Annotation:
RNAcentral holds the sequence, with entries from Rfam. Predicted 3D model of a 176-nucleotide RNA (Lysine riboswitch aptamer) from Zongyangia hominis. Lineage of the source: Bacteria > Bacillati > Bacillota > Eubacteriales > Zongyangia. Rfam family: Lysine riboswitch aptamer. Its family is annotated with lysine biosynthetic process in the Gene Ontology.

[in-house]
RNA sequence: ACGAAAGAUAGAGGUGCGGCUUUAAAAAGUAUGUGAUACGAGACUGCCAAGGUCGUUUGAGUGCUCACAGAAAGGUAAAGCUGCCGAAGGCGGACGGCGACGGCGGUUGUCUGACCUGGUUGUUCAGUCGAAUAGGCUGGCGACUGUCAUCAGUAUGAUGGAGAGCUAUCGUUUCU
Numbered sequence: 001a002c003g004a005a006a007g008a009u010a011g012a013g014g015u016g017c018g019g020c021u022u023u024a025a026a027a028a029g030u031a032u033g034u035g036a037u038a039c040g041a042g043a044c045u046g047c048c049a050a051g052g053u054c055g056u057u058u059g060a061g062u063g064c065u066c067a068c069a070g071a072a073a074g075g076u077a078a079a080g081c082u083g084c085c086g087a088a089g090g091c092g093g094a095c096g097g098c099g100a101c102g103g104c105g106g107u108u109g110u111c112u113g114a115c116c117u118g119g120u121u122g123u124u125c126a127g128u129c130g131a132a133u134a135g136g137c138u139g140g141c142g143a144c145u146g147u148c149a150u151c152a153g154u155a156u157g158a159u160g161g162a163g164a165g166c167u168a169u170c171g172u173u174u175c176u
Stems, first nucleotide, its partner, number of pairs: 001176001003174003007170005014085001016084009032069005037063003042054003045049001046104003088117003091113008118145006125139005147161006
C1' cells in the first nucleotide's frame, strides 16, 4: 500500500415511504329518531345459533309507503407539522378487541418470522377490502428509474442479481 472478514458512523435513489392535525368534497338526504299508515307472529348479530329478554290483536317487529328531523367512521384531496431510506407494504404465527355458550366470515390492535418485495408509475387483466366507477392491497403484463457485477466500447448499451444490498469515512483482526 492492496485485498479479505466482521463492526461503527454518515449518506444516495424521488411524483421517495409512513404518522398526526386542520379544512373541503363525498359518504347522504344514507343510517337513525318521531308521527301516520299497510302488513303482522315472531323478533333481538354479517351468517348459523345457545341462553335470556320482548311480543302474540293491550301489536314485538317489518316496509321498493308518506311527512318532519337528520348524522358519523374508515377511505380521498389540499395544507401544515413530524419520524425516516426495509423507509414501508404483503403473507404467516401468537395473544387480544368489535355480540355476550359456540362456530364461520370480515375488520382491527400489539408482538413476532434471515418468508416475499430495490423504488415509482400505468393497466376497459384477475382477486380482495370499500358507499363507490374514488382509492388501498396482492398477482400478471408494460414503462421509467437507482444500485452492483459481467461483457462490449463510449459517455452509452446489453445481460444478470438483490436492500442481510450500494457508496463514503473510521478504526479492529488476519493474510500478502